[in-house]
RNA sequence: AGAGUUUGAUCCUGGCUCAGAACGAACGCUGGCGGCGUGCCUAACACAUUGCAAGUCGAGCGAGAAACCUUUUUUCGGAAAGGGAGUAAAGCGGCGAACGGGUGAGUAACACGUGGGUAAUCUGCCCCUGAGUCUGGGAUAACCCGGGGAAACCCGGGCUAAUACCGGAUACGGCCUGGAGGUCUGCGGACCUCUGGGAGAAAGGUGGCCUCUGCUUGCAAGCUAUCACUCGGGGAGGGGCCCGCGGCCCAUUAGUUUGUUGGUGAGGUAACGGCUCACCAAGGCAAAGAUGGGUAGCUGGUCUGAGAGGAUGACCAGCCACACUGGAACUGAGACACGGUCCAGACUCCUACGGGAGGCAGCAGUGGGGAAUUUUGGGCAAUGGGCGAAAGCCUGACCCAGCGACGCCGCGUGAGGGAUGAAGGCCCUCGGGUCGUAAACCUCUGUCAGGAGGGACGAAAGUCUUUCGGCGAAUAACCGGAAGAUCUGACGGUACCUCCAAAGGAAGCGCCGGCUAACUCCGUGCCAGCAGCCGCGGUAAUACGGAGGGCGCAAGCGUUGUUCGGAAUCACUGGGCGUAAAGCGCGUGCAGGCGGUUUGGCAAGUCGGAUGUGAAAGCCCUGGGCUCAACCCAGGAAUGGCAUCCGAAACUUCUAGGCUAGAGUCCCGGAUAGGAGGCGAAUUCCCGGUGUAGGGUGAAUCCGUAGAUAUCGGGAGGAACACUGAGCGAGCGCUCUCUGGACGGUGACUGACGCUGAGACGCGAAAGCGUGGGGAGCAAACAGGAUUAGAUACCCUGGUAGUCCACGCCGUAAACGUUGCGCACUAGGUGUCGGGGGAUUCACCCCUCCGGUGCCGACGCUAACGCAUUAAGUGCGCCGCCUGGGGAGUACGGCCGCAAGGCUAAAACUCAAAGGAAUUGACGGGGGCCCGCACAAGCGGUGGAGCAUGUGGUUUAAUUCGAUGCAACGCGAAGAACCUUACCUGGGUUUGACAUCUUGAGUACGCCCUUCAGAAAAGAAGGGUCACCCGUAAGGGGGCUCGGGACAGGUGCUGCAUGGCUGUCGUCAGCUCGUGUCGUGAGAUGUUGGGUUAAGUCCCGCAACGAGCGCAACCCUUGUCCUUAGUUGCCAUCGGGUCAAGCCGGGCACUCUAAGGAGACUGCCGGUGUUAAACCGGAGGAAGGUGGGGAUGACGUCAAGUCCUCAUGGCCCUUAUGCCCAGGGCUACACACGUGCUACAAUGGCCGGUACAGAGGGCUGCUAACCCGCGAGGGGGCGCGAAUCCCAGAAAGCCGGUCUCAGUACGGAUAGGAGUCUGCAACUCGACUCCAUGAAGUUGGAAUCGCUAGUAAUCGCGGAUCAGCAUGCCGCGGUGAAUACGUUCCCGGGCCUUGUACACACCGCCCGUCACACCCCGAAAGCGGUCUGAACCAGAAGUCGGUAACCAAACCUUCGGGACGGAAGCCGCCCAAAGGUUUUGGUCGUGAAUUGGGGUGAAGUCGUAAACAAGGUAACC
Repeated sequence: AGAGUUUGAUCCUGGCUCAGAACGAACGCUGGCGGCGUGCCUAACACAUUGCAAGUCGAGCGAGAAACCUUUUUUCGGAAAGGGAGUAAAGCGGCGAACGGGUGAGUAACACGUGGGUAAUCUGCCCCUGAGUCUGGGAUAACCCGGGGAAACCCGGGCUAAUACCGGAUACGGCCUGGAGGUCUGCGGACCUCUGGGAGAAAGGUGGCCUCUGCUUGCAAGCUAUCACUCGGGGAGGGGCCCGCGGCCCAUUAGUUUGUUGGUGAGGUAACGGCUCACCAAGGCAAAGAUGGGUAGCUGGUCUGAGAGGAUGACCAGCCACACUGGAACUGAGACACGGUCCAGACUCCUACGGGAGGCAGCAGUGGGGAAUUUUGGGCAAUGGGCGAAAGCCUGACCCAGCGACGCCGCGUGAGGGAUGAAGGCCCUCGGGUCGUAAACCUCUGUCAGGAGGGACGAAAGUCUUUCGGCGAAUAACCGGAAGAUCUGACGGUACCUCCAAAGGAAGCGCCGGCUAACUCCGUGCCAGCAGCCGCGGUAAUACGGAGGGCGCAAGCGUUGUUCGGAAUCACUGGGCGUAAAGCGCGUGCAGGCGGUUUGGCAAGUCGGAUGUGAAAGCCCUGGGCUCAACCCAGGAAUGGCAUCCGAAACUUCUAGGCUAGAGUCCCGGAUAGGAGGCGAAUUCCCGGUGUAGGGUGAAUCCGUAGAUAUCGGGAGGAACACUGAGCGAGCGCUCUCUGGACGGUGACUGACGCUGAGACGCGAAAGCGUGGGGAGCAAACAGGAUUAGAUACCCUGGUAGUCCACGCCGUAAACGUUGCGCACUAGGUGUCGGGGGAUUCACCCCUCCGGUGCCGACGCUAACGCAUUAAGUGCGCCGCCUGGGGAGUACGGCCGCAAGGCUAAAACUCAAAGGAAUUGACGGGGGCCCGCACAAGCGGUGGAGCAUGUGGUUUAAUUCGAUGCAACGCGAAGAACCUUACCUGGGUUUGACAUCUUGAGUACGCCCUUCAGAAAAGAAGGGUCACCCGUAAGGGGGCUCGGGACAGGUGCUGCAUGGCUGUCGUCAGCUCGUGUCGUGAGAUGUUGGGUUAAGUCCCGCAACGAGCGCAACCCUUGUCCUUAGUUGCCAUCGGGUCAAGCCGGGCACUCUAAGGAGACUGCCGGUGUUAAACCGGAGGAAGGUGGGGAUGACGUCAAGUCCUCAUGGCCCUUAUGCCCAGGGCUACACACGUGCUACAAUGGCCGGUACAGAGGGCUGCUAACCCGCGAGGGGGCGCGAAUCCCAGAAAGCCGGUCUCAGUACGGAUAGGAGUCUGCAACUCGACUCCAUGAAGUUGGAAUCGCUAGUAAUCGCGGAUCAGCAUGCCGCGGUGAAUACGUUCCCGGGCCUUGUACACACCGCCCGUCACACCCCGAAAGCGGUCUGAACCAGAAGUCGGUAACCAAACCUUCGGGACGGAAGCCGCCCAAAGGUUUUGGUCGUGAAUUGGGGUGAAGUCGUAAACAAGGUAACC
């Protein structure tokens, strides 16, 4: 510090996700030791009558046991005395119990934090200080007696003490109340001095001493010391109250408040105050968020983060609140009191039913809840606290220990050597690699754990003795120090140290597709499963499961949850709003924010300095202590803040004054919307005329012979002012006359009067609503006609609301420049509108200024597109708005509206995206240009018939398999009777039909013949024949048979694991690269453009310049000529010769053959064209613009085809899925399709005669002549391995004849008979021949194919395969046309361009209803729970007030009583919870076979009728 994920790729926007750190955690697997921390986050649920957690003081007081021991005594029952012991327990009294400890329920508050105030206050114990402590008195617990009660406890009578209580005295500078003066002040008051009056205190205990007094041992008074006590003053520390500021969410909570706000007076409090009350006034709070609702203890800090910030508030520390729930007061310095009281309530327990008891949110512990959180431990040794003079006692505070890997930190599970790289595992290309120096083995060490021994620090105080110093009158006491003695450790025989033995007891967890570090095998086969995101799994899965190996961390490792981070993804630091989410439809304007220029002042902001505070702990730094670390200690730094004081005055605010550049007013001028009136054209309707059959539509409904359309004249009525440009305007919208705004010009005036603008208010298209008019045209709805599978549409004929007017609503829009308003600044160019100036005699032109409106462009900006003085640039001010997509601009609530609906505006749930711009393609029922037998123009076919052949289907034991739009279907098949053959049935075989190696045995093996049974394969028997090579002669090699082992074999699967080969687009003209340039980038450029071509062919131009694969050419063939050569070819000339014949001699001229060459290149001429390329025409030429044909197939596409040609990975079979054999099948047949053949006839059929090819093939072959047969063919055997011989007769053609339009003398299917040939064999299932048979068929529906010249058509010939079998295939020649205007249309293709929501690329994408499943939410008569407001009723305890039965020790008294008092009860005010009645609101739940919507869900239905290409009616609001 970033990364993954939207796309074919790119940039951007944007969400989701990950890597980090953390935790009071939990869960899974695992677990050796120690140190330090930490441990109910849930039920503030209930708690065992389980223990303990607050007592202490005998030096305040009175009283005062027992067990037991000893002694005495005894009637042996006991009794007494002493000790126990002035002890225990209890009581009066004092202090403490308000601290310490727990918890976080409540609380949004002066509760907390921070800084202040208190002149409005309190403060026990402690410290300092002043003064004092005098004199009296009466009670009452305990105790005793009596009584009530089950108990808790209570009542009556009697005795007694005090540091308990009371009277009196005295008293200050305290308190109350007068007078005078002064100081300070926040002006309210406070304080000080002087001087009067009044009220008001106390308690003693203990130790010591004897100077004075008394008794006189010594004690008391007294003195002294100390601890207490009283009244004051001060301090310290601790509170109370008040104030400024700060820190949560919801505005779908907008108004709230009646003791409320203030005043006067009174009460109350320690104290101010409306705290309370009476009266008076009517205020107080609130958009800077009152009130209400929800949530929450606050802070130091903690976690995270670079920081700012965000989250959090366990442990530790400060504050607050609470103590079963609610209320209340009492005591007290302090409480409204966790382990106190009273009342009410709920709950639990006891009970004799009358009544009582209790409160773990103290420490342990229990139940319960929960994913989850410990021992009913030890000790007061230390620290701290209470009481005490002290010793000491108490202390679940605390210190320790225990349990839990809950966290942090440390340590160990060994170290060194050790390669035959052991065994074994895993992988393997079988060579090896890896686990791996890892192990074994050798040497060594000794941490932890184990055993043995030693053994702490934490302890200092205290007490006693001695002594020194201080204080003091003091050798008391007290304080401090020293020495000595004594006593104290829970932890704990722990830490630590030493020794012993021993590598011995101690490693797991997660991960290994990318992010992210780590890869192989097997299993599985969209199954099982994984998954944080993207995504893996459908037979080779580094992603599932296992294994081996690896990576990471380690006594832990993972998972889950939560927080921050990454996230600049709420943006203060630090974001945006033209198209990604986002500018309110426009204006006026209150509040608010911001504000020109100059001078003076003030000092709020601002800046500087100082002071105080900012607790400690923590974080950070330095040092130190535990062996280190964690942890702990000390010091420092820091603590952005707040407050006070002093200072500065530039800027901002404020204030006083000035200015004119902003803004505004007046004057002049012209251009335009709103309101009122008017004109013409046109449509329609009505009347009349002319005129006749149409108008309308793709067609029709419809109108029209009752006279339409058309045309002319007259009339009525309503609405709108065509179109283009410009101007104005927010919007509607406009032809001429009156009013607001804007603009220009000139001077004068005002003097910052300005900008923006949350709320608010106004305006606001169309449609729509209300009332009343109006209604020509148009036209939702509706009707009809069409279209269509349907057509609730598009088209047509009609047609009502509506459109128009008046008034009133509505308040929306793609209200768009998708761009808020204002101001300033920042190159230009060119139009146009309004106005002005200069120049000119004037006009135009020109120059220029202001205002508006367009286009193009620099810088700059932008993701790009684009914007660019009319900014989307650079800045300032203000407002509005955004924060992933869907759900949804929806629900609920509220406000508005007559309604329709509008405004405001969520959540659950769901997805891993949704988007913007641009790029390359592909596509379009987009465009442009251009090709192709693509259409058109032609010729001939197919589709109909019969047959052949292939395919589908069906059938079958099997009908083997593959090929399936073009580009499968006379295809693999260039040839299935057996074989082939892969299929079926049956028979047989197992090292195999075939290859290599090895082992054991044997031996020739083999060949030929015969026999047996068998369908054959195979087998059995017999006979005959032959013995291999080398050789040093020992042997070696080879062959064969039998048995065994390795292995063979497979046309078994996967063409979607592959190679190779092939098809196709397509012989189309394209496909790319290097360098450069442009672009953030994908990419572009080049390759686009202008011409031209068959062509990316060439030329020109050009940020491109070059190059490669393709095109073309080079190759073959054919067309002309030449040269060479001349047999088997040829024969012109010469000779011979035949019926004839190159038959012979001869010749090589010609043809031909086959080798080489020439020729054609737009070379020449003319024209066109850009002086080009090129095109057109012409000449010459056998051939002319690639002459014809062939071979040749770019980058790539189709997971195209082929595992059955071959090769090959993986999988599968192994007495079978291999191999052999016989027979059958591949030849089936209701059907359907493709490709063909033959026809339907006269351009023909048949008969006879007759002419002319080319290219091939031939020795297990082609076969001549000749003979036989009607023929297929048979016999025959010449010749020929072939320019020689043979196949071989070419056929159409030509000549002649016949048939005469008929299912025929066409056609030949079918079927009968008879044959021929091949072959081991023609039954299933060959071809051919002859005789006889003579079917369908009379030119073929929709549709569809081929062909542009030696082509189509037509005619025959040959070859491959092959024993035989062709209508197929591959070739060959003969005869030999028609047509092409043209490129609108169909199909395919190329280039450019355009749109795109497509990219598996239009066979794409995608929408809605319905049906099904699941999930979520809303509505709903109501019902229920819970919370809460208000009103009323009722009202315990209690304070306060009143009254008062009764009581009545202290003082007074005349002893009768009085005074001051106490006080039950009752009454009154206030008032709790629970309760009751009524009512409001919030919230939650539920709510019928209810209902509405939404979301999600591999292959449901209907459409395509919605959208994306002009999406087939442009889309959208």

Notes:
Small-subunit ribosomal RNA from an uncultured delta proteobacterium, 1517 nucleotides, folded computationally. RNAcentral holds the sequence, with entries from ENA and SILVA.